[in-house]
RNA sequence: GGCCUCGUAGUUCAAUGGAUAGAAUGAGGGACUUCUAAUCCCUAGAUCGUGGUUCGAUUCCACGCGAGGUCA
Numbered sequence: 001g002g003c004c005u006c007g008u009a010g011u012u013c014a015a016u017g018g019a020u021a022g023a024a025u026g027a028g029g030g031a032c033u034u035c036u037a038a039u040c041c042c043u044a045g046a047u048c049g050u051g052g053u054u055c056g057a058u059u060c061c062a063c064g065c066g067a068g069g070u071c072a
Base pairs, nucleotide, nucleotide: 001071002070003069004068005067006066007065010025011024012023013022018055027043028042029041030040031039048064049063050062051061052060
């Protein structure tokens, strides 16, 4: 340098064109408890960037950035 795959909460994963982007775990608060743990309730938290297609994009397309693989 060419090609392929991938990029979503702190972490691990869903969502294959349409709803408020969902779950587990973690974090904060509360209940319970003499205290802690466990359990229950509540809260906050994310689509890599810029364009394009579309009535509508996490999803499709182009370029860039980043990670991994492969060829030279």
Overview: This is a predicted structure of a 72-nucleotide RNA (transfer RNA) from a Candidatus Magasanikiibacteriota bacterium. The RNAcentral record of the sequence draws on ENA. The prediction has a mean pLDDT of 81. Rfam family: tRNA. By type it is a transfer RNA.